[in-house]
RNA sequence: CGAAAGUGUGUCUAGGGUUCCGCAUCGGCAGAUGGACUGGUCCGAGUGACACAGGCACCAAUUAUGGGAGGUGCUACACCGUAUAGGGAUAAAAGCCCAGGCGGA
Numbered sequence: 001c002g003a004a005a006g007u008g009u010g011u012c013u014a015g016g017g018u019u020c021c022g023c024a025u026c027g028g029c030a031g032a033u034g035g036a037c038u039g040g041u042c043c044g045a046g047u048g049a050c051a052c053a054g055g056c057a058c059c060a061a062u063u064a065u066g067g068g069a070g071g072u073g074c075u076a077c078a079c080c081g082u083a084u085a086g087g088g089a090u091a092a093a094a095g096c097c098c099a100g101g102c103g104g105a
Base pairs, nucleotide, nucleotide: 007053008052009051010050011049012048015043016042020040021039022037023034024033025032026031054075055074056073057072058071059070062067077100079104080103081102082101086098087097088096
């Protein structure tokens, strides 16, 4: 001085808001307002959980000799700052996405 290939999906959690429901207030009704409303629906983690798939290594039934059912193992690590930042989506927000970014050690 340089270096990420570090996978994907699903269910869920921490977390998140306010379309819908519920709730609260107002209102004769229709409806309006409220997330400085516990909640249900909803969104939801690279550094949270689990499962499945994928990938890699080895073994391997079997085979038409091109392959290969199936099995076992691995799939690691992940601090601090920026940061109560900035931008984006959705109704809206977020530990979502930009982003394992950028900077430092």
The RNA shown here (Guanidine-I riboswitch aptamer) has 105 nucleotides.
The coordinates come from a structure-prediction model, not an experiment, and the mean pLDDT is 81.
It matches the Rfam family "Guanidine-I riboswitch aptamer". Rfam describes the family as follows. This family represents a conserved RNA structure found upstream of the ykkC and yxkD genes in Bacillus subtilis and related genes in other bacteria. The function of this family is unclear although it has been suggested that it may function to switch on efflux pumps and detoxification systems in response to harmful environmental molecules.